[in-house]
Context: one part of a larger RNA
RNA sequence: ACCGACGACUUGUUCUAUGUGGCUAGGUUAAGCAACUUGCGUUGCGGAGCCAAAGCGAAAGCGAGUCUGAAUAGGGCGUAGCUCGGUCCGCCGAGCAGGUCGCAUGGAGCAGACCCGAAACCGGGUGAUCUAACCAUGGCCAGAGUGAAGCUCAAGUAAGAUUGAGUGGAGGCUCGAACCUGUGAAUGAGGCAAAAUUCUAGGAUGAGCUGUGGUUAGUGCAGGUGAAAUGCCAAUCGAACUCGGAAAUAGCUGGUUCUCCCCGAAAUGCAUUUAGGUGCAGCCUCAGGAAGUAAUUUAUGGAGGUAGAGCUCUGGAUAAGCCAGGGACCGUGAGGUUACCGAACUUAACCAAACUGCGAAUGCCAUAAAUGUAAUCCUGGGAGUGAGACUACGGAGGAUAAGCCCCGUGGUCGAAAGGGAAACAGCCCAGACCAUCAGCUAAGGUCCCUAAAAGCAAGCUAAGUGGGAAAGGAAGUGGUGUUGCAGAAACAGCCAGGAGGUUGGCUCAGAAGCAGCCAUCCUUUAAAGAGUGCGUAACAGCUCACUGGUCGAGUAAUGCUGCGCCGACAAUUUAACGGGGCUUAAGUUUGCUACCGAAGCUAUGGGCUUCCUGAUUUUAUUAGGGAGCGGUAGGGGAGCGUUGUCAUGGCUGAGAAGCUUUGAUGCAAGUCAAGGUGGAGUAGUGACAAGUGAGAAUGUCGGU
Numbered sequence: 001a002c003c004g005a006c007g008a009c010u011u012g013u014u015c016u017a018u019g020u021g022g023c024u025a026g027g028u029u030a031a032g033c034a035a036c037u038u039g040c041g042u043u044g045c046g047g048a049g050c051c052a053a054a055g056c057g058a059a060a061g062c063g064a065g066u067c068u069g070a071a072u073a074g075g076g077c078g079u080a081g082c083u084c085g086g087u088c089c090g091c092c093g094a095g096c097a098g099g100u101c102g103c104a105u106g107g108a109g110c111a112g113a114c115c116c117g118a119a120a121c122c123g124g125g126u127g128a129u130c131u132a133a134c135c136a137u138g139g140c141c142a143g144a145g146u147g148a149a150g151c152u153c154a155a156g157u158a159a160g161a162u163u164g165a166g167u168g169g170a171g172g173c174u175c176g177a178a179c180c181u182g183u184g185a186a187u188g189a190g191g192c193a194a195a196a197u198u199c200u201a202g203g204a205u206g207a208g209c210u211g212u213g214g215u216u217a218g219u220g221c222a223g224g225u226g227a228a229a230u231g232c233c234a235a236u237c238g239a240a241c242u243c244g245g246a247a248a249u250a251g252c253u254g255g256u257u258c259u260c261c262c263c264g265a266a267a268u269g270c271a272u273u274u275a276g277g278u279g280c281a282g283c284c285u286c287a288g289g290a291a292g293u294a295a296u297u298u299a300u301g302g303a304g305g306u307a308g309a310g311c312u313c314u315g316g317a318u319a320a321g322c323c324a325g326g327g328a329c330c331g332u333g334a335g336g337u338u339a340c341c342g343a344a345c346u347u348a349a350c351c352a353a354a355c356u357g358c359g360a361a362u363g364c365c366a367u368a369a370a371u372g373u374a375a376u377c378c379u380g381g382g383a384g385u386g387a388g389a390c391u392a393c394g395g396a397g398g399a400u401a402a403g404c405c406c407c408g409u410g411g412u413c414g415a416a417a418g419g420g421a422a423a424c425a426g427c428c429c430a431g432a433c434c435a436u437c438a439g440c441u442a443a444g445g446u447c448c449c450u451a452a453a454a455g456c457a458a459g460c461u462a463a464g465u466g467g468g469a470a471a472g473g474a475a476g477u478g479g480u481g482u483u484g485c486a487g488a489a490a491c492a493g494c495c496a497g498g499a500g501g502u503u504g505g506c507u508c509a510g511a512a513g514c515a516g517c518c519a520u521c522c523u524u525u526a527a528a529g530a531g532u533g534c535g536u537a538a539c540a541g542c543u544c545a546c547u548g549g550u551c552g553a554g555u556a557a558u559g560c561u562g563c564g565c566c567g568a569c570a571a572u573u574u575a576a577c578g579g580g581g582c583u584u585a586a587g588u589u590u591g592c593u594a595c596c597g598a599a600g601c602u603a604u605g606g607g608c609u610u611c612c613u614g615a616u617u618u619u620a621u622u623a624g625g626g627a628g629c630g631g632u633a634g635g636g637g638a639g640c641g642u643u644g645u646c647a648u649g650g651c652u653g654a655g656a657a658g659c660u661u662u663g664a665u666g667c668a669a670g671u672c673a674a675g676g677u678g679g680a681g682u683a684g685u686g687a688c689a690a691g692u693g694a695g696a697a698u699g700u701c702g703g704u
Base pairs, nucleotide, nucleotide: 001704002703003702004701005700006699011111012110013109014108015107016106017105018104019103020102021101022100023099024098026051027050028049032045033044034043035042036041055062056061065077066076067075068074081096082095083094084093085092086091114255115254117252121245122244123243124242125241126240132219134214135213136212137211138210139209140208141206143175144174145173146171150167151166152165153164154163155162179203180202181201184199185198186197187196223233224232225231230239258639259638260637261636262635263634268281269280270279271278272277282385283384284382285381286380287379288378289377290376293375295371296370297369298368299367300366301365302364308358309356310355314352315351316350318348319347320346321345323342325341326340327338328337329336330335388413389412390411391410392409393408394407395406397404418429419428420427433606434605435604436603438602439601440600444596445595446594447580448579449578454593455592456591457590466582472566473565476563477562478561479560480559481558482557483556484555485554493550494549495548496547497546499523500522501521504518505517506516529544533542534541607629608628609627610626611625612624613623614622615621616620640693642690643689644688645687646686647685648684650682651681658677659676660675661674662673663672664671665670
């Protein structure tokens, strides 16, 4: 890993709702006793007790009333059975309702309470053959080096001190085996080994290492021991192991087994030692009940201060005028001046979530009418949900960042398949009961990949723009304006002129049109600046403005607008149309006419649910008609199958169950038949009771 078997909503009791049954103004027994029975048990007795028939009050208590209250008031909580039939109208009977006691099912409380799962807590014991420290008694430490004290001799001294030589053999001394340790590295990692091997390394006469024993079995877990690391106490240590309390508890994770049919959520509000839990409400489902209930449209009437707008108010903010006040200056002073600042006022143009003399559209409320098969409301049983996601629009926060975060209003996903967007929960179209080799469409498409389907006409784009991007930039190109100049010759080109006073004045080493400052005139002219640019040290030189000629028809400036261009840089490989490729097979809110395209709609046939009507008849069947049938959590309904019991009583050695092959049948769970195998039990029907259905739980056990 696979296969097989096992494996999870149970049982008791109390309450509650529904269904069903008995009795009924009553219902019912419990313990116990007796009889019968092989036994389980059954039947009878047993009325204690419980519920109901009356409530109100805290209670005493009173009672169809009672409590409050001074009250006979008011108020609170209570108090009347219904239908049908008969009738002598007094009432009687039946059914329902109400009550009660069973049974079944759903739910709740208490219990292990759907199953498995802690780390932990408490109690009683077992451990010091590992290891920690201790006690008793033993054992072990090759070899080499160094050379303390003391001593001897010599020198030396008054004697000493002292010095030298020798001797001597001290030391938690040195080097280094055994022994002990475990520094660094490599190997090893289902290993040689649940801690090792190799090389290397530290100690190696000491606080050394080590054997045995520790006898009422030394020290015991709320403890011991610890040269102290929370270390060690039998491969276990921030509190050993073992058995028990014990099925501890687990708002947490995982798992929870057959089928079909109908409906179908939530991820919100409030509260919470609350935030991944829970309570109540909201939203779902089931049962019963109820008003043309909900909803939509139209009409009418309302409340309101948003969008927008505005500047009266509250604030902000700009300019001008006017003018208090202030500053500065002048004056001895009165006062005056001012290119300074400036409240208020006037005018003009502005800004605001916490501004408003204005003010929508929507939405909301009410009334009326129309449509309106249930979408509305009430009571009760059962839930789940209370992590939401993206998208469009209105906003707060953030940076008018985020696949960001927080609200509001819709949508989709969640719980939704199908078609489109290359692929793509949340985008676009559209909601799958089943079948069909039928038709029409939606979004989106119609050259090929690619199965389907397009052409015509008019312009536009030349950038592969299309098929990624801004500020900004540009004689790209199409359309449409405005204003100049122009056969009295424009614009562009070419030919020629472009002069004199004068080198204007100043400045400067120089400054002559052309470093800079000031001025910028006059003359000759067809025209020519006290000079547009280049240039020189300064001149010179070239050129422009301006003018003539030549030429001969448009030219210049500036707007608006369509489509393009540049701006344009990222990491494996084209890689910013899905690809090929396209100049239309691009774009256009241009015109016309087609087609394709989905599980949409239609057509034909079939199944199921539900409503209405009719018939037969009563939890049903049938005929006609209408509406419907995606679905997670979840609610409701109907069934299949397994084991056993009771009743009935069938099949079976002329072959049961089981296994197996084939066929048939039911929407399905399943069922039936035939053949083979097998060799002794077992099916159907009606009830009943459950150890009642496996693919998942790092499930358990077994096998391979």